[in-house]
RNA sequence: CGCUGACAAGGGCAAACCCGCCGAAAGGUGGGGACGCAAAGCCACCGGUCUAAGGGACGAAGUCCUAGGACAGCGGGGUUGCCAGG
Numbered sequence: 001c002g003c004u005g006a007c008a009a010g011g012g013c014a015a016a017c018c019c020g021c022c023g024a025a026a027g028g029u030g031g032g033g034a035c036g037c038a039a040a041g042c043c044a045c046c047g048g049u050c051u052a053a054g055g056g057a058c059g060a061a062g063u064c065c066u067a068g069g070a071c072a073g074c075g076g077g078g079u080u081g082c083c084a085g086g
Base pairs, nucleotide, nucleotide: 001086003085004084005083012037013036017032018031019030020029021028022027035073041079042078043077045076046075047074048071049070050069054066055065056064057063058062
């Protein structure tokens, strides 16, 4: 260093599932647990996906629409960074 991740060292994170708590839900969070991960660190900017409390439509029931909610472990982008190699 707008490069690479084969070997190695020290480590790091933690899917599903179970339990507690938060949340309308999606989901989050703490503990247990490891499927995986070289950014599985961080940021919803772009695309995508999930949810639909509130709001709206339809006479009611109910159905549908809607993100200002959520996912960074869906892809892209931004940003910071360990080790080794070149």
Predicted 3D model of an 86-nucleotide RNA (c-di-GMP-I riboswitch aptamer) from Halothiobacillus sp. Its Rfam family is "c-di-GMP-I riboswitch aptamer". Gene Ontology term of the family: cyclic-di-GMP binding. The sequence was found by an Rfam model in a public genome assembly.